[in-house]
Overview: The RNA shown here (c-di-GMP-I riboswitch aptamer) has 82 nucleotides and comes from a Syntrophomonadaceae bacterium. The model forms 95% of the base pairs in the Rfam consensus. The sequence was found by an Rfam model in a public genome assembly.
RNA sequence: GACCGUUCAGGGCAAACCUGCUGCAAGGCAGGGACGCAAAGCCUUGGGUCCUCUGAGCAGGAGAGACUGCCGGGCUGCCGGU
Repeated sequence: GACCGUUCAGGGCAAACCUGCUGCAAGGCAGGGACGCAAAGCCUUGGGUCCUCUGAGCAGGAGAGACUGCCGGGCUGCCGGU
């Protein structure tokens, strides 16, 4: 450095739900809480889904929209094995 993995060691993150704040909404933030995660660390960048407006329409278009725990991709990282 590459590949494989969570057995060892140190650990890390935090679903649903509840409370508060915030946003038109999807959702986000904080606290509690753990379903799970070997990148559930970072990046909306290729797709996907969702929200708002328009539209007869689940078509199409627009939005400094949202989701990285939807998938893929890029970058980075602990331990162990080869």